[in-house]
Formats: sequence, structure tokens, C1' cells
RNA sequence: GGGGUUGUGGUCUAGCUUGGUAUGAUUCACCCUUGGGGUGGGUGAGGUCGGGGGUUCGAAUCCCCUCAACCCCA
Repeated sequence: GGGGUUGUGGUCUAGCUUGGUAUGAUUCACCCUUGGGGUGGGUGAGGUCGGGGGUUCGAAUCCCCUCAACCCCA
């Protein structure tokens, strides 16, 4: 220098092919259960999807540029 994969709450992750305003777990707070604790159960908090731009009525999803990590070729 060329090519590829990945990037989504604090952490891990589904969703991307068939665009319709984000899934589950864990964590945290509170509550129930207990004599107390653990386990279990309930409610809530937490992300606008690595960043920017474009297409579209509408973008995590399509297109372009770019950043980071890893891999391959030179």
C1' cells in the first nucleotide's frame, strides 16, 4: 500500500439478507419472600446502534467517507 471481518445500554448479545423509531441476559435501585442472609419473584433505571454525510415518508439495516481492533496478501 491492497483486501477481509468486527464495532449495538456499565458488560455480553439478538436484530442487518426481506428498511417501519432496539431483543434477551447480566449489572444497579426499590419492593415482595426470610428471624436475618442467600436463592427466587416483581417494578424501574440504563443504548438513539464507533464517528460524519447521503438516499428515503422512514435507516442499527441501503450507499459513500472516516476511526478503532483483529486477520490475510505485498

Overview: The prediction has a mean pLDDT of 83. Transfer RNA from a Candidatus Woesearchaeota archaeon, 74 nucleotides, folded computationally. Rfam family: tRNA. The family's RNA type in Rfam is transfer RNA.